[in-house]
RNA sequence: UCCCGCUUAGCUCAGUGGUAGAGCGCGUCACUAGUAAUGACGAGGCCGCUUGUUCGAGUCAGGCAGUGGGAA
Numbered sequence: 001u002c003c004c005g006c007u008u009a010g011c012u013c014a015g016u017g018g019u020a021g022a023g024c025g026c027g028u029c030a031c032u033a034g035u036a037a038u039g040a041c042g043a044g045g046c047c048g049c050u051u052g053u054u055c056g057a058g059u060c061a062g063g064c065a066g067u068g069g070g071a072a
Stems, first nucleotide, its partner, number of pairs: 001071007010024004018055001026042005048064005
């Protein structure tokens, strides 16, 4: 310098263009003599930034950034 992948909740990851989800973690309650475990409920993200396409973008396209890998 060039090529490819990835970027979504505190962490690990889903998400087929139509109001963003799970597991773990966290909080409250139930259960227990108490703790753990278990169960119920809840908080927590406008999806790396930006421009575009579209009636509508986490999803498609361009640019930038970060990260991982490859070629020379």
Molecule: transfer RNA
Organism: Ceratobasidium sp. 392